Context: one part of a larger RNA
C1' cells in the first nucleotide's frame, strides 16, 4: 500500500548433476607387421540430488501374546521390577540396507584452428572484415521473488474484508499456514473394511501337567453414518 483473488519476473539460490563398463561401430580407421581406436547408439552399473513406503529391511514407552519375582487373601483383573521386569511378535507413521525419477538445446567466448588479406607486388589467422572452438561465462529448464524508491500489472468489490471463539492437520517450537464450523464428514462415537497378536473370560474332560473351542483384546489406517462437539458470538 482501499479490500479479496490471480499474476509479471528486475534480482536471488541449486552442483543438480559427475563417472565408468558392455554391446555395435571394428578387428574397421591407422600400421610392413605386431598390434590397434575414435565419433554415434543401444543398454548397464557406481556416487550426488530430489521424493517415497507397494515390496525388502530397521525402529515402533500403540499393541498382542507368554513368563519370572512379590503385592492386591484364592480365581479373574491387575500394581511394581528401567525412564517397557524379561521374552516373542508387531499395523500406522519416521526411515535406508529398500523403491521412483534424475535431459539436453541455445548464445558469447578462451587457448587453439581457419578464411580472405594488405602494410611489405611474395608470404601472413589480423591491422579491416569473415567462420570455428571448452566439463568453463550467459541463458532455456527448476525454487524463491513487488521493500523492484521507477516500491510493478489484471479482474471484481467499494466497508467489501479481517481478526478472535470453535473442531482439526496436506502444517508445526511460539507465532505462521491449511481445511471445516449445522447450506456441515473438521475430530470424535458407533458401524463395515483392512490390520496386530494368536484362541481370551467362562465351560467340559482330566487328580494334575494339559486338551477342545478359529476366538477375545487392541489399532496411529480406510469408507459410511450427524450419534457427539464444532451452538451462540
Nucleotide at each position: 500500500u482501499g479490500g479479496u483473488g490471480a499474476c509479471u519476473g528486475a534480482g536471488u539460490g541449486g552442483a543438480a548433476a559427475g563417472g565408468a563398463g558392455u554391446a555395435u561401430u571394428a578387428g574397421u580407421a591407422c600400421g610392413a607387421g605386431a598390434g590397434g581406436a575414435a565419433c554415434a547408439u543401444a543398454c548397464u552399473c557406481c556416487u550426488g540430488g530430489c521424493g517415497c513406503c507397494u515390496c525388502u529391511a530397521g525402529u515402533u514407552a500403540a499393541c498382542c501374546a507368554g513368563u519370572u519375582g512379590u503385592c492386591c487373601g484364592a480365581c479373574a483383573g491387575g500394581g511394581c521390577a528401567u525412564a517397557c521386569g524379561c521374552u516373542g511378535g508387531g499395523u500406522a507413521g519416521c526411515c535406508a540396507c529398500g523403491c521412483g525419477c534424475u535431459a539436453g538445446c541455445g548464445g558469447a567466448u578462451a587457448a587453439a584452428u581457419g578464411c580472405u588479406g594488405a602494410a611489405a607486388g611474395c608470404a601472413u589467422c589480423u591491422a579491416a572484415g569473415c567462420a570455428u572452438g571448452a566439463a568453463g561465462c550467459c541463458g532455456c529448464u527448476c525454487g524463491u521473488a513487488a521493500a523492484a524508491a521507477a516500491a510493478g500489472u489484471c479482474a471484481c468489490c467499494u466497508u467489501a474484508g479481517a481478526g478472535c471463539u470453535g473442531c482439526a492437520g496436506u502444517a508445526g517450537a511460539a507465532g505462521a499456514c491449511u481445511g471445516c464450523g449445522u447450506u456441515g464428514a473438521u475430530a470424535g462415537g458407533a458401524u463395515c473394511g483392512g490390520g496386530a497378536u494368536g484362541u481370551a473370560a467362562u465351560u467340559u474332560c482330566g487328580u494334575a501337567a494339559g486338551a477342545a473351542g478359529c476366538a477375545g483384546u487392541c489399532c496411529a489406517c480406510g469408507a459410511u453414518u450427524a450419534c457427539u462437539a464444532a451452538u451462540c458470538g